[in-house]
A computed fold for an 81-nucleotide RNA from an Acidobacteriota bacterium, annotated as c-di-GMP-I riboswitch aptamer. Model confidence (mean pLDDT): 86 of 100. NCBI's taxonomy places the organism under Bacteria, Pseudomonadati, Acidobacteriota.
RNA sequence: CCUCGAAAAAGGCACACCUGGGAAAACCCAGGGCCGCAAAGCUACGGGUCCGUGAAUCCUCCAGACCGCCGGGCUACCGAA
Numbered sequence: 001c002c003u004c005g006a007a008a009a010a011g012g013c014a015c016a017c018c019u020g021g022g023a024a025a026a027c028c029c030a031g032g033g034c035c036g037c038a039a040a041g042c043u044a045c046g047g048g049u050c051c052g053u054g055a056a057u058c059c060u061c062c063a064g065a066c067c068g069c070c071g072g073g074c075u076a077c078c079g080a081a
Base pairs, nucleotide, nucleotide: 004079005078012037013036017032018031019030020029021028022027035068041074042073043072045071046070047069048066049065050064052062054061055060
């Protein structure tokens, strides 16, 4: 350094839900909360799922959303086998 994720240490994030706000919606932001996470950091590249203020009305297109659905890419603390 690469792979890997044992033991520990320092930490980190924050499911559901609640409150307020934004959006047509999926969902997002802030605060609370803490199910869990060794990438639950970033990225919409591939697959998948979701939404429809639209088009089409079979398929689908268009424009969005989700990275805590999976994979890929990039970055990262610690250090056994």